[in-house]
RNA sequence: GCAGGUGUAGCUCAGUAGUAGAGCACGACGUUGCCAACGUCGAGGUCGCGGGUGCGAUCCCCGCCAUCUGCU
Numbered sequence: 001g002c003a004g005g006u007g008u009a010g011c012u013c014a015g016u017a018g019u020a021g022a023g024c025a026c027g028a029c030g031u032u033g034c035c036a037a038c039g040u041c042g043a044g045g046u047c048g049c050g051g052g053u054g055c056g057a058u059c060c061c062c063g064c065c066a067u068c069u070g071c072u
Stems, first nucleotide, its partner, number of pairs: 001071007010024004018055001026042005048064005
């Protein structure tokens, strides 16, 4: 330099155009003599950034950034 993958909650990841989700972690409460475990409830998101298409974009298109892989 060329090609491709990935980027969504603190972490690991779903979500192939129509209300952004799960598990773990975190907070409160219940159970227990205490802890752990379990249960219930809750908080936490400019979906990497900027544009385009479209009634509507996490999703499709373009550029950029970060990261990983391959080729030279």

Predicted 3D model of a 72-nucleotide RNA (transfer RNA) from Nitrospira sp. The source organism's lineage runs through Bacteria, Pseudomonadati, Nitrospirota, Nitrospirales and Nitrospira. The coordinates come from a structure-prediction model, not an experiment, and the mean pLDDT is 83. Rfam family: tRNA.